[in-house]
Molecule: small-subunit ribosomal RNA
Organism: uncultured bacterium
């Protein structure tokens, strides 16, 4: 999507997470837990440590004591000193490269450690702890006095140290001590760690294309531990950049994790390695090492204290707050282990760590019990076919087990190591008792499990597709299944499935998608044969690839999750060797790719000048004399101022018939009269020259219909644009008459088309056939024609392959090879911004936001077409007669009613159901009345059934009341059958709803010729074929052909009735016998059986058919007429009110009963008849001729009565007897004489008949009287083709009574059909389709409503970030007029040398201003288009030849 086959999106099924919600919720290991504010932090703690470096030396103890106090041990806090503090632990802001990660490297550093050599010598000054004195709220600080040292400093020694101009300069130390040691200085090495560099990879953006001035290299100098424009003076101009620089977004990278068959793809939580950060930004000190997370120094925000003058503070250390958020834990214990810092150590300290806690966050292991038990229990639900079925071996009941949790008790092991040490965990063993422990989500399909009820496009559901409008397997519930289980499930996220970005592994005529074409620079790939190199390729080998993870194997926790050994892997880097086929490079050589050169050719192949006819327009003249012209038809328009029309004569401009084609030439657009000039390419021959010179081509140049834009020209015809006339509902259109850009020619831009072969370009294979073009060669031949073969160009038909298929098919869309280009759902959108071409018009590039689950391709079935061809039918046409125009019937619709019962609604509802509504019917309304009921079947208890009178009442119904006891077994008792009233329940009971839940039966296409199957063939399929073609037929009727051969429902036939005849039967039928009775069957008839007609026979057409035509014979002649007989299907057609029935509804009423009323109303519409308008008639009288029916509750004859209707009457008739029953038109003959009539009967009126309980609403006829419309019917419409249309009367079923209706019957009896354009139905092929609810389809686009997202804009407001300029703190480096100053030197003055201060450079930071800017966000009056939205307005643009073929560009 009807179906199909392909594209090609959308969604699902599977694994995974640092998760979150939502129900839930036993326990135990192991893990892991702020992703969000690198926002903010109250509280405490994370860095010490050394007394064996120095001072001093509190309590308290001992001794001594002149009682003040000293000596000694001790050893706190805080000082100096030393070593730590750069570790360890945090966190990903920043970083696209100053990172990482991988491999290599050269010019360096190293405290503490570990090897080896040398040394530890002499001196001095100070200082801070302290005392004293001041400032300050503090923070802290100043002054002074006075002390020590492994602090400092000099000096001596020096070497294998260091500089060097090679002469030589410089150049260190520290003590301490329990005498064991432990230490410091100098120097070589080492080990690890560190700092620097190379080269390869390392995310998205070109809508970032140039970038840069210390840039890039050099030279000298400075810096540094080291190499370096790292810095700085001078010189050169260079450096990077389409293999993507600079610029913009985003980010820590790796090992690794999560998916995956793998390639990849996505990620970087825990654990490890780098890295980079520590409130923001900057800056140096100190050191072995910082440019320092708990060190300073300044600036800047925030916070707090404050006595207002000042100060302090940095949890992205572990805990913990509030804050944010879907969302993430304890202010926990301990240094027992394991690390790390001090230390000779003992030991100190360690929020590292080791454990606990909390939380189903994951992983992984364990229970919530087992065995038995069927009266399938109560019970509960549920369903229903009334039978039952589920909970369900579940439970109770019996018999057991003790995992986990709970209790008591003992007690390895984590402890290494003799003893000691345990925060926190472990292990046994005993006891008790089935006791404490199950839930989620699902159930239409995908996907595993369905029933009932309950709403009723409503609540809702919903991953996608979809689901709900009274029978929901999809919403809610229930039961009941189904997955999973301390978990389910839901949302977020990634892989995957997706060959849906395709390296592995897609494609590009039509589906998305070859640039419009060439030429061409980088760039890719590139012919043959030698040599040689080894980049790449290929094997071995080495080094590394960190541990962890994965993977294999072993092992340890009962097991596993989880540890741990051991392996392999790690597909990768680089360093050696070897190879030398291929690519690659050097050299050389070669012709066959490519070119070139000669000789030959055919052309609308370009430009450029000249030259010509034919049409055509004007303009001068001539004839002429009224229309021309134009259309579907017209008008406008020209025309007596002479047009159209015709001759001639001039100018003009633009285009080039025939030839001419399926022809040719060009890279493509495109090129057509003829001559000449210039010129560019093909092909043929030669095989003579070059020696790979080729191929493609991103970017780049060039050409490029039309339209169009400038600038002069030119303007006949045509003709946007405008006018006008028409058409129309409009018409801004199609048609017509005018008509300017415009086409045309120069120059100069635009650069777009459906620029199509919708097919990129080169080469190289891969079956023919055949037709044209243009070479060349051979043969035949004088020659032409031919024939052979060959290169080459244009086509067509086709095999193998190919494709979804259509369809290609040596001109490929086959097979292969180079290189470019493009595509990845549909709509937004070829748009918007940005750029950047252009004089504009626009052109190139080129999104997103939002929306939808399809959008499309090519085929097949059908339906359709205002496409074709062919053929039917009272379809038209050719006739006759009607309706629509009046009166009435009758139904329907509106209306009205207490009801006007319901239904049927285009054809195919409407004289339909209804073959008969006064009551009944009756379903409808009112009003009284019934409640197991009018009806049916159980059960009880009772009378038999039935049946006569009277009261009330409109009845219905109530109440009373007579007569009356019956059949069958059975001895009785009693029982049963029918029945009749009665009470309770079960239950009847509905013409209450649903014909869109049915079955049944009928309507319509349509008595139209069609509709299908099996088998086989064809096609991936879905289908085809057969059933298409050519005949022919009323037919898919029948013949012939034929990948088809059969058959099947339909057609025809077989039935039934009519036309002829025969034979057989004759009573009620008929009658040749005068009538009757008789008598007879010959004909009528009747009613059974036969006969007959098949295109048999003759001619012709025709394909030796089928069949047709025509004729003959015959009662019929070509299906003789008529009917019954309706394929597969259609239209959810119509019936629930014929009947049947599912489901819903009422159940003292929606049921049942009675009376009365309604279906019968009536301004008015529409159908279907009836009568009629008259003379083919009307009235009068006369007078002939059917068929078919029907009759016992019934037809009713004859006689009488009555104008009639009908009474009376009863004869015959259960019917070929007898009756209904006089058939009418017709025929004769009379009259009327075109008028509202002697037409026509409508409506009243009265008087009456018959039916029926009853004619008032509401019956039929009858008789007298009245005497309405209507004078043949508008647009339109309807029936018929022969015994037919018209036309005439009879009959029936219905029915008590009521037909103009219905069904049937025969009389009388026509016209006309050239023919198939056309209307309507219909059938068969075929074509086009964007249509499948199928043209009553399908769809566009404006406007108008609401919402969404978006782009433009006066502007206004942040972010980032660039340049210039102003100004600029700390610090560093130089300087240095002031101040100041222990060590050394002095001649004692001062020097050297330092330090504050000032300066000057520099490097500037924050944060400020000031201009100019570039991006980005947001926002905005008002405007532009966009999408979405059941039923909104106008038109109708597209899909059929869509009614003007479409579409593409351009105005």
């Nucleotide at each position: 999507u009807g179906a199909u086959c392909c594209u090609g999106g959308c969604u699902c099924a599977g694994a995974u997470u640092g998760a979150a919600c939502g129900c839930u919720g036993g326990c135990g290991g192991c893990a892991u837990g702020g992703c969000u504010a690198a926002a903010a932090c109250a509280u405490g703690c994370a860095a010490g440590u050394c007394g064996u470096g120095g001072g001093a030396g509190a309590a308290u103890c001992c001794a001594c004591u002149u009682c003040g106090g000293u000596g000694g041990a001790g050893g706190a806090c805080a000082c100096c000193g030393g070593c730590g503090a750069a570790a360890g632990g945090g966190c990903u802001a920043g970083u696209a490269a100053u990172g990482g990660u991988a491999u290599c490297g050269a010019a360096c550093g190293u405290a503490c450690c570990c090897c080896g050599a040398g040394g530890u010598u002499g001196a001095g000054g100070a200082u801070a702890g302290c005392u004293g004195g001041g400032g300050g709220a503090a923070a802290c600080u100043c002054c002074a006095g006075g002390u020590a040292a492994u602090a400092c400093u000099c000096g001596a020694u020096a070497a294998g140290c260091u500089c060097u101009a090679c002469g030589g300069a410089g150049g260190a130390a520290a003590g301490c001590u329990c005498c064991g040691g432990c230490g410091c200085c100098u120097u070589g090495g080492g080990a690890g760690c560190g700092g620097c560099g190379a080269u390869a990879c390392u995310c998205c953006u070109a809508u970032c294309a140039g970038g840069u001035a210390g840039u890039u290299g050099g030279u000298g100098g400075g810096g540094u531990a080291a190499a370096g424009g790292c810095c700085u003076a001078c010189c050169a101009a260079g450096c990077c950049a389409a293999a993507g620089a600079c610029g913009g977004g985003u980010a820590g990278c790796g090992g690794g994790u999560g998916u995956g068959a793998g390639a990849g793809c996505a990620u970087g939580a825990c654990c490890c390695g780098c890295a980079g950060c520590a409130u923001c930004g900057g800056g140096a000190c100190u050191g072995a090492g910082a440019c320092a997370c708990u060190g300073c120094c300044c600036g800047g925000a925030c916070u707090c204290c404050u006595a207002c003058g000042g100060g302090a503070g940095g949890c992205u250390g572990c805990a913990g707050u509030a804050a944010c958020g879907a969302a993430u834990c304890u202010u926990c214990c301990g240094c027992a282990a394991u690390g790390c810092g001090c230390g000779a150590a003992a030991g100190c300290g360690u929020g590292a760590c080791g454990g606990a806690g909390c939380a189903a966050u994951g992983c992984c292991g364990c229970g919530u019990g087992u065995g038995g038990g069927a009266u399938g229990a109560a019970g509960c639900g549920g369903u229903u076919u009334c039978g039952c079925c589920g909970c369900g071996u579940a439970a109770a009941c019996c018999a057991c087990u003790g995992u986990c949790a709970g209790g008591u008790c003992c007690u390895a092991g984590g402890a290494a190591g003799a003893a000691c040490u345990g925060a926190c965990c472990g292990g046994g063993a005993c006891c008790a008792g089935a006791g404490g422990a199950a839930g989620g989500g699902c159930c239409g399909g995908c996907u595993a499990a369905u029933c009932u009820c309950g709403u009723g496009c409503c609540a809702g559901c919903a991953g996608c597709c979809g689901c709900g409008g009274u029978a929901a397997g999809a919403c809610g519930a229930g039961a009941g299944g189904c997955c999973c289980g301390a978990g389910c499930g839901u949302u977020a996220a990634u892989c995957a499935g997706a060959a849906u970005c395709a390296c592995u592994g897609g494609g590009c005529u039509u589906a998305a998608a070859g640039c419009g074409u060439g030429c061409g620079c980088a760039g890719g790939c590139g012919g043959u044969c030698c040599a040689g190199c080894a980049a790449g390729c290929g094997u071995c080998u080495u080094g590394u690839g960190a541990a962890a993870u994965c993977c294999c194997u072993c092992g340890g926790c009962u097991c596993a999750a989880c540890c741990g050994g051991g392996g392999a892997a790690g597909u990768g880097c680089a360093g050696g060797g070897c190879g030398a086929a291929c690519u690659g490079c050097u050299g050389g050589a070669c012709u066959u790719g490519a070119g070139g050169c000669a000789g030959g050719u055919a052309g609308g192949g370009g430009c450029u000048g000249a030259u010509g006819g034919a049409a055509c327009c004007a303009u001068g003249g001539g004839u002429g004399g009224a229309g021309c012209g134009g259309u579907g038809a017209a008008a406008u328009g020209c025309g007596u101022a002479g047009a159209u029309a015709u001759c001639c004569a001039u100018g003009g401009g633009a285009a080039c018939g025939c030839c001419g084609a399926u022809g040719g030439g060009g890279a493509a657009g495109c090129c057509g009269a003829u001559c000449a000039g210039c010129u560019g390419g093909g092909c043929c021959u030669g095989u003579c020259c070059u020696g790979a010179c080729g191929c493609u081509c991103a970017g780049g140049c060039a050409c490029g219909a039309a339209a169009g834009c400038g600038u002069g020209g030119g303007g006949a015809g045509c003709a946007a644009a405008c006018a006008g006339g028409a058409u129309u509902a409009g018409a801004u259109a199609c048609c017509c008459u005018g008509g300017u850009a415009g086409u045309c020619c120069a120059c100069g831009c635009c650069g777009u088309a459906a620029a199509c072969g919708a097919u990129g370009c080169a080469c190289a294979c891969u079956a023919g056939g055949u037709c044209g073009g243009g070479g060349c060669a051979g043969c035949u031949c004088u020659g032409a024609c031919g024939c052979u073969g060959u290169c080459u160009c244009g086509g067509c038909c086709g095999a193998a392959g190919g494709a979804a298929a259509a369809c290609u098919a040596u001109u490929a869309g086959g097979u292969g090879u180079g290189c470019c280009g493009c595509c990845u759902g549909g709509g937004g959108a070829g748009u918007a911004c940005g750029g950047u071409c252009g004089c504009a018009a626009g052109g190139c590039u080129a999104a997103a936001a939002c929306u939808c689950a399809a959008a499309g391709g090519a085929a097949u079935u059908g339906a359709c077409g205002g496409g074709g061809a062919c053929c039917c039918g009272c379809a038209c046409a050719a006739g006759c007669g009607g309706u629509g125009g009046a009166u009435g019937a009758u139904g329907u619709g509106g209306a009205u009613u207490a009801a006007u019962u319901c239904g049927a609604u285009g054809c195919a509802a409407c004289g339909c159901g209804a073959a008969a509504a006064a009551c009944c019917u009756u379903a409808c309304c009112u009003a009284c009345g019934c409640u197991u009921g009018a009806c049916a079947u159980g059960c009880c208890a009772g009378g038999a059934a039935c049946u006569u009178u009277c009261c009330a009442g409109a009845g219905a119904u109530g109440g009373a009341u007579u007569g009356g006891u019956g059949c069958c077994c059975g001895a009785a008792a009693g029982g049963g059958a029918a029945u009749c009233g009665g009470a309770a329940c079960a239950c009847a009971g509905g013409u209450g709803c649903u014909g869109c839940a049915u079955g049944g039966c009928u309507g319509u296409c349509g008595u139209c010729a069609g509709c299908u199957c099996g088998u086989g063939u064809c096609g991936u399929g879905a289908g085809a074929u057969g059933u298409u073609g050519g005949g022919u037929u009323a037919a898919g009727u029948c013949c012939c052909g034929c990948a088809a051969c059969g058959a099947g429902c339909g057609c025809a036939a077989c039935c039934c009735u009519u036309g002829u005849c025969c034979u057989u039967a004759g009573u009620u039928g008929c009658u040749a016998c005068g009538c009757a009775a008789g008598a007879g069957c010959a004909c009528u008839c009747u009613a059974a059986g036969g006969a007959g007609a098949c295109u048999g026979c003759c001619g012709g057409u025709g394909a030796c058919a089928a069949a047709c035509c025509g004729g003959a014979g015959g009662a019929a002649g070509g299906u003789g007429g008529g009917g019954a007989u309706g394929a597969c299907g259609u239209c959810a057609a119509g019936u629930c009110c014929u009947c049947a029935u599912g489901g819903c509804c009422c159940u003292u009423a929606u049921g049942g009963g009675u009376a009365g009323g309604g279906c019968u109303u009536c301004a008015c519409a529409c159908g279907u008849c009836a009568u009629a308008c008259a003379a083919u008639g009307g009235u009068c009288g006369g007078u002939a001729c059917a068929g078919a029916g029907g009759g016992u509750u019934g037809c009713c004859a004859a006689g009488c009565c009555g104008c009639g209707a009908g009474g009376u009457g009863g004869a015959g008739c259960c019917a070929a007897u007898c009756c209904c029953a006089g058939a009418a038109a017709g025929c004769c003959g009379a009259u009327c004489g075109u008028a509202g009539u002697c037409c026509g009967g409508a409506u009243c009126g009265u008087a009456g008949u018959c039916u029926g309980c009853a004619a008032c609403u509401c019956g039929a006829c009858u008789g007298c009287g009245u005497g309405a419309a209507g004078u043949c019917g508008g647009a339109a419409u309807c029936g018929c083709u022969a015994g037919u249309a018209a036309u005439c009367g009879c009959g029936g079923a219905u029915c008590a009574g009521a037909a103009u209706g219905c069904c049937g019957c025969g009389g009388u009896g026509a016209a006309u059909a050239c023919g198939u354009u056309c209307c309507c139905g219909g059938g068969u092929c075929u074509u086009g389709u964007a249509c499948a609810c199928a043209c009553c389809g399908c769809c566009c686009g404006u406007c108008a409503c609401a919402c969404c997202a978006u782009g433009g804009g006066a502007g206004u407001g942040g972010g980032u970030u660039u340049c210039a300029c102003c100004a600029g703190a700390a610090g560093u480096a130089g300087g240095u007029a002031g101040c100041u100053u222990a060590a050394c030197c002095u001649u004692c003055g001062g020097g050297a040398g330092g330090g504050c201060g000032c300066u000057u450079a520099c490097c500037c930071a924050c944060g400020g201003g000031u201009g100019a800017g570039a991006u980005u966000c947001a926002u905005g009056a008002c405007u532009g288009g966009g999408g979405u939205g059941a039923a909104g307005u106008c038109g109708a643009a597209a899909c059929a030849g869509g009614u003007u073929a479409a579409c593409c560009a351009a105005u």